[in-house]
A computed fold for a 72-nucleotide RNA from Streptomyces ardesiacus, annotated as transfer RNA.

RNA sequence: UGGCUUGUGGCGCAACGGCAGCGCACCGGGUUGUUACCCCGGGGGUUCCUGGUUCGAAUCCAGGCAAGCCAG
Numbered sequence: 001u002g003g004c005u006u007g008u009g010g011c012g013c014a015a016c017g018g019c020a021g022c023g024c025a026c027c028g029g030g031u032u033g034u035u036a037c038c039c040c041g042g043g044g045g046u047u048c049c050u051g052g053u054u055c056g057a058a059u060c061c062a063g064g065c066a067a068g069c070c071a072g
Base pairs, nucleotide, nucleotide: 001071002070003069004068005067006066007065010024011023012022013021018055026042027041028040029039030038048064049063050062051061052060
C1' cells in the first nucleotide's frame, strides 16, 4: 500500500428490511443458621461514525475510523 472479514449492554454472542434478544456478570427478593447452589424479578444499548436508498435500516449502498487475517 492492496484485498477480505468483523464492529450490537460490562463481557461473549443472536437478530428473513418490520417491537433489538440470549447467556454470563451486576442489582433486589426468596430459600439457607451464614455463604454458595437453586428459584423469582429488575436495571443496563442513540446497534463504531457521517451520509444515502426505503413507508420502514442493526441488516442494503457510499465514504470514514478501528480490529483481525492474507498479499506485497

Its mean pLDDT, the model's own confidence on a scale to 100, is 81.
Its Rfam family is "tRNA". From the family's description: Transfer RNA (tRNA) molecules are approximately 80 nucleotides in length. The family's RNA type in Rfam is transfer RNA.
Taxonomically the source falls in Streptomyces (Bacteria, Actinomycetota, Actinomycetes, Streptomycetaceae).
The sequence is in RNAcentral, with records from ENA.